The RNA shown here (TPP riboswitch aptamer (THI element)) has 106 nucleotides and comes from Pseudolabrys sp. Model confidence (mean pLDDT): 77 of 100. The source organism's lineage runs through Bacteria, Pseudomonadota, Alphaproteobacteria, Xanthobacteraceae and Pseudolabrys. It was read from a public genome assembly, where an Rfam model found it.

């Protein structure tokens, strides 16, 4: 001073579907890391914190494209294609491993 990998505290990013019984409240199942609590509202479901959980450019975390297409479920992003397509949120710090150069000493 290059490469790579490893961790740390910061900060950001991002989802919360679907089915059934009961029907206000609660329960049960399904898929997934994650379907959870709390307030607010026009009481339609939306929106806000807040927990967990993932995920951060080596970015398939999440979004769009989509009211898409096949395939399968009682039901759904449940699988699979779209598709490495468009988009997406980070910089600092410590240490390992490798290799280059100098310097100083022997």
């Nucleotide at each position: 001073c290059c490469a790579u990998c490893u961790c740390a505290a910061u900060c950001g990013g991002g989802g919360u579907g679907c089915c059934c019984c009961g029907u206000c409240c609660g329960g049960g199942g399904c898929u997934g890391a994650g379907a959870g609590g709390c307030g607010g509202c026009u009481u339609g479901g939306c929106c806000g914190c807040c927990a967990a959980c993932c995920c951060g450019u080596c970015g398939a975390a999440c979004c769009u494209g989509a009211u898409c297409c096949g395939g399968g479920u009682c039901g759904u992003g449940c699988c699979g294609g779209c598709g490495g397509a468009g988009g997406g949120a980070a910089g600092u710090g410590a240490g390992g491993u490798g290799g280059c150069g100098a310097g100083c000493g022997g």